[in-house]
Record summary:
The RNA shown here (Glycine riboswitch aptamer) has 89 nucleotides and comes from an uncultured Acidimicrobiales bacterium.
RNA sequence: ACCACCGUCAGGGGAGAGACCGGUUCGACCGGUCGCCGAAGGAGCAACCGCCCUCGGAAACUCUCAGGCACCCGGACUCUGACGGCGAG
Numbered sequence: 001a002c003c004a005c006c007g008u009c010a011g012g013g014g015a016g017a018g019a020c021c022g023g024u025u026c027g028a029c030c031g032g033u034c035g036c037c038g039a040a041g042g043a044g045c046a047a048c049c050g051c052c053c054u055c056g057g058a059a060a061c062u063c064u065c066a067g068g069c070a071c072c073c074g075g076a077c078u079c080u081g082a083c084g085g086c087g088a089g
Stems, first nucleotide, its partner, number of pairs: 003087001005085009018034006035069003041065001042063003048057003
């Protein structure tokens, strides 16, 4: 130096889930009732790990608080490029 790992930026990919009633500027909007989704975030526990404990960390699992259920936006995760950090060999 490359590579691996972590973080940041840019670009690409990126799922799921509604109906009824009323109003309406007839819009994809507003209100109500019930229903539904999980992949922002959040919370919970588990395998496992640390410690040897009654503690701590911990998922794409679970819950749906939040968010969402035309499009857009968002979107975990992932790919490419660049930058920074860092470690064994």